[in-house]
Context: one part of a larger RNA
């Protein structure tokens, strides 16, 4: 571990609501008595409860009472209708059993605590003390005191002897337990080997006694007190109490949540409400859609408030110089209120102002819904994705609202694998058909389907900022047979080596100019060069050469290139592999492709409608049938009463085995085994159904 058995919502007594039955403005008996065929039996028994009336603390009144002085006035109560006010006619229900739900009080569905408390038993282990006994091989050391010699006046004090002191020393016994191996289901619930401390003392040890848990003992470790110690065991109070945690056993139908809100010594618990069933009532009032009428101050956008907040412009105040005896005067790249022209910004700005939502009315569409009273809950730990917004770092599989989904409680197809993403909601059966989302080269069901371009990066099949004559469309300027543009051939000079500087500055280290002349044309010089000239090269000219669309340039823009670096192995298309694709853009068909949708079978519900013997049943239509918490309906089985009816030694039950029936739980029936008992129907009760509770006993 497994197998088998056992194992969790009861019973009582009271409120409650539901079904069902009795009697009914009146219902019932309780302690208890009797009677007899002695049991689910009949009779008493009215004492007490509900209920038919209220009010009022009461006393008490009484369809009225209290309060009040009070015939005002109010509270709580007195049925409606119609009347000719005489009256009619309607209305008015409790009560007592049984059942079932759920509450309350009880242990109250079941197993769990660690504590608390009472009354004992315990010092045979240990801790401490008392009483008596009892034990330490052998070895060192050599203290005081004596002695004897030296020595002194006598001492003192030195030497050599004796002597045997020490919580003295070495070391067995004995008594601890220092290190390390083993050992760790052990040989052993603390050991064993090796090493190791004491080892004449505060030592070890035998018997015998004391001290008891709110206590004792403690050379003091919360030690130690019978393998148990921050407070011992045992037995009781006790089935303590657990807002925790885990378990709760047959089976099918119908509905179907919540993880919010507001309080809460609350926060993982309750209570009220919001969602859910179940009943009864109303009976279209819900719920979309169309028209009409409204209330709004968000997005956006504005600057007309309130505030930020660029730059000009005009300038008051204030400072600084200047003059000045004072009044004042003049300046000023200071400051800069306020005005003004451009141009912004805003959750706690608004001259403005939407979509959506949201309130109404009315009409349609539909019957799916709503709203009310009443029984019964369950939830109140939510996930994640799209919008919208706050925290945060416009970080988080982050965390807090608002809205919508999807999960949760939903399976199926897709997205390689993947609760929340895309499609779509599974009653059951078909080896039928049509589709969504995705997809159709091969793994792999379907186009190697057609059109027209795009891409050369295996881009696809991960990523930014920046880079870049990659290539596609677009739209522009210039410049070209008066010959472009790039190639060649040829010039590219002169004043002059420009003035400054400087060691030197000659086009070309720097500064300042940057002129003219000859010319087709040539910069006081575009780069390289020199120490600094040289030299080479360039703008610019001239030829050659030849372009029916050419050359250089700019902007938009599709589609690619670098940028591009990680850990076991390619591993960033699922893989094979793909190149006018089997990428990527756009058009077009046809195909595949889910439990969606059809079809054809069969089943259950729920509404109508009809038909039957009223209930029950049955036929038509038509809508529907995923489900966790949990409501609510119907069923099987097990043991046992009570009627009734069977079965069995010619063979009960229980077992084991067969292609059997039912919608399921679960029923027959052969046969064999077994060897005495046992079934059906119909009501009724319950020690009624196990796979789980680190479940419990028991076998293996």
């Nucleotide at each position: 571990g497994c197998c088998u058995g056992c194992g969790a919502g009861u019973u009582a007594a009271c409120g409650u609501a539901u079904g069902u039955g009795g009697c009914a403005a009146g219902c019932u008996u309780a302690a208890g008595g009797g009677a007899u065929a002695g049991a689910u039996u009949c009779c008493c028994g009215u004492a007490g409860g509900c209920g038919c009336a209220g009010c009022g603390a009461a006393a008490g009144c009484g369809a009225g009472u209290c309060a009040g002085a009070a015939a005002a006035u109010g509270g709580c109560g007195u049925a409606g209708a119609c009347u000719u006010c005489g009256g009619u006619c309607u209305a008015u229900a409790g009560u007592c059993g049984c059942a079932u739900g759920c509450g309350u009080u009880a242990g109250a569905c079941c197993c769990g605590a660690a504590a608390c408390c009472g009354c004992g038993u315990g010092a045979u282990c240990u801790a401490c003390c008392c009483a008596u006994g009892g034990u330490c091989a052998g070895g060192u050391u050599g203290a005081a005191g004596c002695g004897a010699a030296g020595g002194u006046a006598a001492a003192a004090c030195u030497u050599c002897g004796u002597g045997g002191a020490g919580g003295a020393c070495c070391g067995a016994a004995c008594c601890g337990g220092u290190g390390u191996a083993c050992g760790u289901u052990g040989a052993a619930a603390a050991g064993u080997g090796c090493u190791c401390g004491g080892a004449u003392g505060a030592a070890c040890u035998g018997u015998g006694g004391g001290u008891a848990g709110g206590g004792g003992u403690g050379a003091a470790a919360u030690g130690c007190c019978a393998a148990u110690c921050g407070a011992a065991c045992g037995c009781g109070g006790a089935g303590a109490u657990a807002g925790c945690u885990g378990g709760u056993u047959c089976u099918c139908c119908u509905c179907g949540a919540a993880a919010u809100g507001c309080a809460u010594u609350u926060a993982g618990g309750u209570g009220c409400a919001g969602c859910g069933u179940c009943a009864u009532g109303u009976g279209u009032u819900u719920a979309c859609c169309g028209u009409c009428g409204g209330a709004g101050g968000u997005a956006g956008a504005g600057c007309a408030c309130u505030g930020a907040a660029u730059a000009g412009u005009c300038a008051a105040u204030g400072g600084g110089c200047c003059u000045u005896c004072c009044c004042g005067g003049g300046u000023u790249a200071c400051u800069g209120a306020g005005a003004u022209u451009a141009a912004u910004c805003a959750a706690a700005c608004u001259c403005c102002g939407a979509a959506u939502g949201c309130c109404g009315a009315c009409g349609g569409u539909c019957u799916a819904a709503g709203c009310a009273u009443g029984g019964c809950a369950g939830u109140g730990a939510g996930a994640c994705a799209g919008u919208g917004g706050g925290g945060g770092a416009u970080a988080a599989g982050c965390u807090u609202c608002a809205u919508u989904g999807u999960c949760g409680a939903a399976a199926g197809g897709g997205a390689a694998a993947c609760a929340g993403c895309c499609c779509a909601g599974a009653c059951c059966c078909a080896c039928c058909g049509c589709u969504a989302a995705g997809g159709u080269c091969c793994c792999u069901a379907a186009g190697u389907a057609a059109u027209g371009g795009c891409u050369a990066a295996g881009u696809g099949u991960a990523a930014a900022a920046g880079g870049a004559u990659g290539u596609g469309g677009g739209a522009g300027u210039a410049c070209g047979u008066a010959a472009a543009c790039a190639g060649c051939c040829a010039g590219g000079a002169u004043g002059u080596u420009g003035g400054c500087u400087u060691a030197g500055a000659a086009g070309c280290a720097g500064c300042c100019a940057c002129c003219a002349u000859u010319u087709a044309a040539a910069g006081a010089g575009u780069g390289c060069g020199u120490a600094a000239c040289a030299g080479c090269u360039u703008a610019c000219u001239g030829g050659c050469c030849g372009a029916a669309u050419g050359u250089a340039c700019u902007c938009c823009u599709g589609c690619g290139c670098c940028g591009a670096u990680a850990a076991u192995g390619u591993a960033a298309g699922g893989g094979g592999g793909c190149u006018c694709a089997a990428g990527c853009c756009a058009u077009u068909u046809a195909c595949c492709g889910a439990a969606g949708c059809g079809u054809g079978g069969g089943a259950a519900g729920g509404c109508a409608u009809c038909c039957u013997u009223u209930u029950a049943g049955g036929a038509u239509g038509u809508c529907u049938u995923g489900g966790u918490a949990g409501a609510g309906g119907a069923g099987c089985g097990u043991u046992g009463u009570a009627u009734g009816c069977g079965g069995g030694c010619u063979g009960a039950a229980g077992c084991g085995u067969c292609a059997g029936c039912g919608g399921a739980a679960g029923c027959a029936g052969g046969c064999g085994u077994g060897g005495a008992c046992u079934g059906c129907a119909u009501a009724c009760a319950a020690g009624u159904g196990a796979g789980a509770a680190u479940g419990c006993a028991g076998g293996c």
Molecule: large-subunit ribosomal RNA, domain II
Organism: Armatimonas sp.